[in-house]
Formats: sequence, C1' cells, structure tokens
RNA sequence: ACAGGUAGGAGAGGCAAUCGCGGAGAAGAAAUUCUUUGAGGAAAGUCCGGACUCCACAGAGCAGCGUGCCGGGUAACGCCCGGUGAGAGUAAUCUUAAAGACAGUGUCACAGAAAAGAAAACCGCCCGUUGAAGAGUUAGGAGUGAGGAGUUAGGAGGUAGGAGUUAAAAUCCCUAGUUCCCAGUUCCUAGUUCCUAGUUCCUAACGAGUAAGGAUGAAAAGGCAGGGUAAGAGCCUACCGGUUGUCGAGUGAUCGGCAAGCCUGAUAAACCUCACGCGGAGCAAAACUAAAUAGGAAAGGGUUGAGGUUGCUCGCUGACCUUUCGGGUAAGUUGCGCAGACUUGGGCGGCAACGUUCAAGCAAGAUAAAUGAUUGCCAAUAACAGAAUCCGGCUUAUUGACUGGCUGUCAAC
Repeated sequence: ACAGGUAGGAGAGGCAAUCGCGGAGAAGAAAUUCUUUGAGGAAAGUCCGGACUCCACAGAGCAGCGUGCCGGGUAACGCCCGGUGAGAGUAAUCUUAAAGACAGUGUCACAGAAAAGAAAACCGCCCGUUGAAGAGUUAGGAGUGAGGAGUUAGGAGGUAGGAGUUAAAAUCCCUAGUUCCCAGUUCCUAGUUCCUAGUUCCUAACGAGUAAGGAUGAAAAGGCAGGGUAAGAGCCUACCGGUUGUCGAGUGAUCGGCAAGCCUGAUAAACCUCACGCGGAGCAAAACUAAAUAGGAAAGGGUUGAGGUUGCUCGCUGACCUUUCGGGUAAGUUGCGCAGACUUGGGCGGCAACGUUCAAGCAAGAUAAAUGAUUGCCAAUAACAGAAUCCGGCUUAUUGACUGGCUGUCAAC
C1' cells in the first nucleotide's frame, strides 16, 4: 500500500431571529406573563423474559407448550460472557437446536441383487457334481513310416595285381578291394493316424462359498496396505478413525497416555424417551370518586288518601312519598414518569458478561394525543424511522462516512 476481519462511538442537520404546541414550576384576583423542559438506536416487529395488577390456588399427577454441550452472569430469559466438541477459512476470525437411534414405532423416492434382518449373490472370483462338442498335453497299445544301419543277390565305373594276345599296348578274360545304381529282407527312428486312460483349457446346468473388485445410489456395514486363503473376509498384522475400559489433567463439557479387533447405516426443528421449566389474563390490567326522570334494599309515613293539578282552599284524580345505605353505568382521578433492576463519571474485584462502592444528576409523559413553521447564514443533497404502563433482551430496517486493535500478501529499510 492493498485485501480481509473484529470491536466501538456518532448518526443529518447546526447557529440566530420571529411565531406556535405538550409538560412542570413561579407570579397574579383573573386574563395572562416569565422560567425551564420536550423522541430513537432502533421509539418498529410484539418474538422471549420480568416488574406491576386482578383472578385462581392443601398437595400430587396426566395432558399441553417450551428449553436441551459445560461453567458463570442476571430480577428473569429461549439473552449475555467464558470455555469444550464439530464445521469453514492460509490466518485474524466466523458458524453451530450440540441429550438419547442396542426402549419401541415410522421413513429412506429413483436406481440397484440388496436400504436395515448379524441381511442380500446381478456381474465377477472360487470349490464341487453332472453333461456335451472341440482343442492341447501325458502314458500305453496298434498301424504307417520319410530317413538311417546291417545283410543277400545282380549290374556299371575306375584302381591294383595276374594270365593270354601282341613288336609293345589297348580292347577282351580272371582275382582282390573300393565307388555308384537297383531289388529283396531285418532292425532302429523323427513324424503321422487310430484306440484306451488321465489331465488342462473353453463351455452348459445345478449346488455351495465369497461383500476384496465391478455396477446402482445421497448413503452399501470402519479406511488403507501387507499377510493369509480355493477365492475371500479384522481372519491376522502395521498405520489412521471410532467405541469401551483404565490411568492422569480439568469445577465441568472434554482432553492426553495405555490396553482391547470391541467396530451393527442415516433420520428425534418424525413420533417418541429422558432431564429441567411453565397457574390464567393482561394498563382496554386494576384501584378510587361518582351523575341521572336508570335500577335495588331497609326504615318511617300513606286508600282514615301519598303525590299531582302555578302559592292557598274547594273540586278532580287515585299510589306512592321521605330519609338512609350499598352496588354501579357515563364521566373524572389514580395507575403514569416523585427516585429507580434509573442516568453520567471514577475507584475496586473479575479474562469477560457483571458485581460492588463513591460522587454528581433528575432528563418527554399526552388522552384525540405536543415535539412544528417561516426567514437568514453555514454545512449538505444524507438513511431507517415517531414514545403511549415500565424495564432487560432478541430480530428486522438503516445513506454516507469515522476510530482503535488484529490477520494475510507485496515492497522498502
């Protein structure tokens, strides 16, 4: 510098002037005047927890609703703080409804052989039985047998010797051994054909084993490597993961070491089980005062005449009148902003939430419901939004910026 992440504060108008509105206080006989004060971080949603009020209540249980790792905070909470586990990220940091799936029930589409039962065999691997055709191979027997060897007989060539002929030879004749040709026969053998038996391969059916491999799926019964095996398998071994036991650390969740092949799907914001909590209604609660040509009770008077009929008498009419009491409607007052789980600042304790203590302060309170308007200057084009009994939280909405730590990358010293 860039990118990220966390915590926090302010928060759209400010100043001046004039006019106006709600509350409080003061002055005044009153009209009125003066002084002072007057929306939010969410006042919102009304989601959670309390205060307060009335009703109900001996105690226990069922049902229903809610909460669900551990420790702490708090008036209380489903909130907050700290920690553990799991997950995401290089990291700072973030997310987490995180008890129980051998108590029982349910669900797991499609695909797949099989989706939960110590299960399941589609392909593949392996073993056995039976059968057929073929191929290979081994052994035995029989045949054939190129070729080779031996032997017998014949023929031919040339060599050596001899005899005869001759002047001398050649040809011709005899003998020896040798070479070649042919025929017969005997033996050996490569190969080949057939038969018999065994075996191997390929192949069909049936039976058994196998979950290592393939294939299906979101998920296939710990993972992975080696050994082992007919082929396989925690069947055995090493490493990794989990579970259980044990030892140690911790208040605890949990963590670490060691040992044991112990390793049986997921789903409980499905029913359900376990533990804990919850009585109901809510300020239109509720309390007080309390009108009438409303209505009630008691006492007294009254048909021997109440009351009415303008004051009195007569007449007419003919059943109420007076007092007291309690309930209670309209209405008013309180609840309701006098002082409190209050606000601000400091000290102390605590990692923190928070607690405690000291000092200072009193700060909207209406009931048809105030918190506004105009002008000037400055700033700016800037949000979401308006109290109604009060308080603590959560959630949602919110423009443009600001401040302090932290992490990563790059660069320079």

The RNA shown here (Bacterial RNase P class A) has 413 nucleotides. The coordinates come from a structure-prediction model, not an experiment, and the mean pLDDT is 75. The sequence was found by an Rfam model in a public genome assembly.